[in-house]
Bacterial RNase P class A from Methylovirgula sp., 377 nucleotides, folded computationally. Taxonomically the source falls in Methylovirgula (Bacteria, Pseudomonadota, Alphaproteobacteria, Beijerinckiaceae). Of the family's consensus pairs, 96% are formed in the model. Its Rfam family is "Bacterial RNase P class A". Rfam classes the family as a ribozyme.

Order: sequence, then structure tokens, then C1' cells
RNA sequence: CCAGUCGGCCGGAUGGCCGCCGCAUUGCGGAGGAAAGUCCGGGCUCCAUAGAGACACGGUGCCGGAUAACGUCCGGCGGGGGCGACCCCAGGGAUAGCGCCACAGAAACGAGACCGCCCGCCGGUUCGCCGGCAGGCAAGGGUGAAACGGUGCGGUAAGAGCGCACCGCGCGGCUGGUAACAGGCGCGGCAUGGCAAGCCCCACCGGGAGCAAAACCGAAUAGGGGCGCAGGCGGUCUCGCAGGAGACCGCAGGGCCGUCUCUGGCCCGCGCCCGGGUAGGUUGCUUGAGACGGCCGGCAACGGCCGUCCCAGAGGAAUGGCCAUCACGCGCGCUUCGCGCGCCAUACCAAACCCGGCUUAUAGGCCGACUGGCAGU
Repeated sequence: CCAGUCGGCCGGAUGGCCGCCGCAUUGCGGAGGAAAGUCCGGGCUCCAUAGAGACACGGUGCCGGAUAACGUCCGGCGGGGGCGACCCCAGGGAUAGCGCCACAGAAACGAGACCGCCCGCCGGUUCGCCGGCAGGCAAGGGUGAAACGGUGCGGUAAGAGCGCACCGCGCGGCUGGUAACAGGCGCGGCAUGGCAAGCCCCACCGGGAGCAAAACCGAAUAGGGGCGCAGGCGGUCUCGCAGGAGACCGCAGGGCCGUCUCUGGCCCGCGCCCGGGUAGGUUGCUUGAGACGGCCGGCAACGGCCGUCCCAGAGGAAUGGCCAUCACGCGCGCUUCGCGCGCCAUACCAAACCCGGCUUAUAGGCCGACUGGCAGU
């Protein structure tokens, strides 16, 4: 100097004039790094259903840690990509079972001979070989995403784990590590393919709605009308001449959870149709799993301690408009410590109960570390 990888930051400010909102009373503050998507997890509010167990449904899926929690984050392990810095992985189980592997190919799990290699017999021969029959082979070639271990040596008529060495695979045990795992040793039939982001199995986790949640004040209407079903058993009381009617109590019965069982609790006549009212105000609403700075612990995520600060709360929706200047940046010129002139006020975008993440969008720039290459010293 070129190319790349990872991480971080800015994306505004000051003054004047005019116009708003909140708190206060003479001032202070007022749109994000993603506020977006609504994909996860919570705080909070409400819900007659609560506890235990099982099933269904949904989610996660290597190990260890962080966190209020998570499907997030950190550190490791294993696998893959890259020369490398680094990046990626829906990363438990294929010997519980079921299912699939199209086409091509001889053959895709108790596989198989298209081209081929070898040998025996017969026939022909230009002596190179060709054809037929019978046998041996799966090592070579081809097909495919994948061909039933790989490379090499020996052996064989030609071959084959047929034998051997190494790798791989299986079994056993040792060492290191909290663990996932890693390394070594011994023995050995030398094979038991792939797909679970196919169903499934295993382990762990999981109430539902949501600020249009909810709470309070106050106002208004019609304490409206109709139909159907049910009204069991026992007791008491009232009315009635009686048949009988009504009320209350107990039992029975019904309902409340995604489903079922057990243990508790709560509610109670059931269903349908027509019609009327619900204007408005206050709270929820911003002091937080808060921000910033320093120190300590930890590889880190993060945690602890101390100090400083208050940093939107609108309510159809405020946080704005104009002018001037500065900062950042760009271009040009110069005497390149720097100065002058001009341009730009910039991208993606706009709080609505709050917070921790993830994902997506982003003009113009800046900083740091690391990797590779070239050149120089």
C1' cells in the first nucleotide's frame, strides 16, 4: 500500500423570534438504535376455580454457566466451510416400531453382472486373435446424492480382508477433563447404508386473556316484553270447603378446568327471540430487573460495592417552524502547523403500560484489533 474478518461509535448542537406539552414557580425537561416486525420471554392487571397425578397439544434439544425468564447470551465440545483471521450447524435416538430412497443403473439391505478379467473344451485363423458352450470373479470401467469399508503390499488362473501394515468399525479397559469429549493400549467377526427441518421414541418446560387489561366517580334508560322446557324425595309454615297453590329448609340434580381421576371450593332453575340505555371525568401513565462513572470478582456473559443523576408521558395525540452560526463530513485552492471559499443539516424512521432479547431497514462517515498478499528496512 492492497484485499479481507470481527467489534465499536456518530447520524447532531448553540442563540434569537414565534408556537406547543409536562413538572414547578421564575426555572428545568421534551422521539429511537432500531421506537419497526409482533417472533420469543417477563413485570403488571383481571378471570371460580385451586392442589396432585395421568393423557392430549405446543415448545426446546451436545456440555457447563449467566439471567427475573427465554427459543436469548457467554465459554467450551463435536461436525462442516475457508490459505487464514473467522464463519455456519432445527447438534438427543436409525439396535422400539412404521415409512421413504424417484429417475438412471446389473444392482439401493438377507443387492447384483451392462462393459469387462481369467481358465477348460470345440471350431476358425492373416498367428495379432475371433466365435460358441460350460465355469470362476466383483478387484477395474460405467450409472447415481449414495454401490455393502479406504490406501498400499503380498497372493491368485484371474480376483476378493483371502493374508498383512496403517486408517476406519465393533468390544473391553486405562489416563486427562465438572462434563460434552479427547488421547493411548489390548482383542477381533473384518461391516450393522442414508433420511427423524418423515411419522415416531426419549429428556426437560408450559393456565387463559391482555392497557381496547383493569379500578374509581358520575350520568342515563324500561327493575322492559314474549315463548318453550324443567320443577324429583322429605319436612315446616301460609291460603283454601275441597281438589290444590305458594314460600322456606334439607337431600337429590346440574354447572365451573384442553380431557380424565382424586382431594377441596364456588355458583345455580335452563334455553331462545324482540326492544332500550351505557354522554363524560379521574386513575392506570412513568423511579425503573433504570442510566452514567469508578473499583472488585470472573476467560466471558454477568454479578457485587461506592458515587452521581431523574432523562417524554401526549390523549386523535405535544416534542415544531423560520433565521444565523458551529460541529461532523465532502469538494476546490493555498504558504499543508493549518487557512480560505462553496455545499450539506443529511439515511432508515416517529414514543402511546414498561422491560430483556431476536429479526429486518439504514445516506454519509469515523475508530480499533486481527488475517493474507506485495514492497522496503